Annotation:
Predicted 3D model of a 73-nucleotide RNA (transfer RNA) from a Candidatus Peribacteria bacterium. It matches the Rfam family "tRNA". Its family is annotated with triplet codon-amino acid adaptor activity in the Gene Ontology. Its mean pLDDT, the model's own confidence on a scale to 100, is 81.
RNA sequence: GCCGCCGUAGCUCAGCUGGUAGAGCAACACAAUGGUAAUGUGUAGGUCGCGGGUUCAAUUCCCGCCGGUGGCU
Numbered sequence: 001g002c003c004g005c006c007g008u009a010g011c012u013c014a015g016c017u018g019g020u021a022g023a024g025c026a027a028c029a030c031a032a033u034g035g036u037a038a039u040g041u042g043u044a045g046g047u048c049g050c051g052g053g054u055u056c057a058a059u060u061c062c063c064g065c066c067g068g069u070g071g072c073u
Stems, first nucleotide, its partner, number of pairs: 001072007010025004019056001027043005049065005
């Protein structure tokens, strides 16, 4: 330098035939226990990497950039 894949909650990831975002773990509160842990219930937490384009509408489609990762030279 060229090619591919990935970037979504604190962490690991789903969601991508476009219709307004979820799970597990973690955190917090409550329940329960003589108490702690485990357990149960609930709550909070997101500019969906950044910018632009298409569209009534973009996490999703298109382009560029940034970062990570793998391959080739």